[in-house]
RNA sequence: GUCUUUGGGGCAGGGUGAAAUUCCCUACCGAUGGUAUAGUCCAUGACCCGCUGAGGCGGCUGAUCUGGUGACCUCUUUCAGGAGGAAUUCCAGAACCGACGGUAUAGUCCGGAUGAGAAAAGAC
Numbered sequence: 001g002u003c004u005u006u007g008g009g010g011c012a013g014g015g016u017g018a019a020a021u022u023c024c025c026u027a028c029c030g031a032u033g034g035u036a037u038a039g040u041c042c043a044u045g046a047c048c049c050g051c052u053g054a055g056g057c058g059g060c061u062g063a064u065c066u067g068g069u070g071a072c073c074u075c076u077u078u079c080a081g082g083a084g085g086a087a088u089u090c091c092a093g094a095a096c097c098g099a100c101g102g103u104a105u106a107g108u109c110c111g112g113a114u115g116a117g118a119a120a121a122g123a124c
Stems, first nucleotide, its partner, number of pairs: 001124006013025003027108002029098002031044004039096002048059004064094005072085005100111003
């Protein structure tokens, strides 16, 4: 470089009601890369909007604190050790967030979508 494959999870139980997996109680879920192991850090992707003949470009798009530990790093050293830094990722606790259209108001149902795609793996 070419090609192939893979590439998103989740309302159990109950209440009200004519009607709700949409409201209320409670429950459950967490794409990809980076970095000390991340839904909340940094970036990417999906949805939506604009431009473009197309490829693509631009815009838009949520949410975390407290305590503990210390991989690792730096300095120092009488080579025993000492000092400082170091995870919003680990541990404990308590919070919070979730495109558009449909429908009794939806992160979880149905739909665009047997789509698209960050990216991962493999073959040559």
A computed fold for a 124-nucleotide RNA from a mouse gut metagenome, annotated as FMN riboswitch aptamer (RFN element). The coordinates come from a structure-prediction model, not an experiment, and the mean pLDDT is 85. Rfam family: FMN riboswitch aptamer (RFN element). About the family: The RFN element is a highly conserved domain that is found frequently in the 5'-untranslated regions of prokaryotic mRNAs that encode for flavin mononucleotide (FMN) biosynthesis and transport proteins. Gene Ontology term of the family: FMN binding. RNAcentral holds the sequence, with entries from MGnify.